This is a predicted structure of a 71-nucleotide RNA (transfer RNA) from Patescibacteria group bacterium UBA1441. The source organism's lineage runs through Bacteria and Bacteria candidate phyla. Its Rfam family is "tRNA". Rfam classes the family as a transfer RNA. Its family is annotated with triplet codon-amino acid adaptor activity in the Gene Ontology. Model confidence (mean pLDDT): 82 of 100. The sequence was found in a public genome assembly.

[in-house]
RNA sequence: CGGGGCAUUGUGUAAUGGCAGCACGGGGCCUUCGGGUGGCUCUAGUCCGAGUUCGAAUCUCGGUGCCCCGA
Numbered sequence: 001c002g003g004g005g006c007a008u009u010g011u012g013u014a015a016u017g018g019c020a021g022c023a024c025g026g027g028g029c030c031u032u033c034g035g036g037u038g039g040c041u042c043u044a045g046u047c048c049g050a051g052u053u054c055g056a057a058u059c060u061c062g063g064u065g066c067c068c069c070g071a
Stems, first nucleotide, its partner, number of pairs: 001070007010024004018054001025043006047063005
């Protein structure tokens, strides 16, 4: 320098263009003499900017970061 892949709550991982879920974690409550287990509930997210569309996590363009291949 060229090509390809990935980016989603704190972590991991889903999501035909149509309400962004699940598990773990964290807070509160119940249960216990106390803890653990269990139960209820809350918490918090689409890397950034633009475009297409009635509607974008998803499609397009540009950027950023990481990984792989080639030179």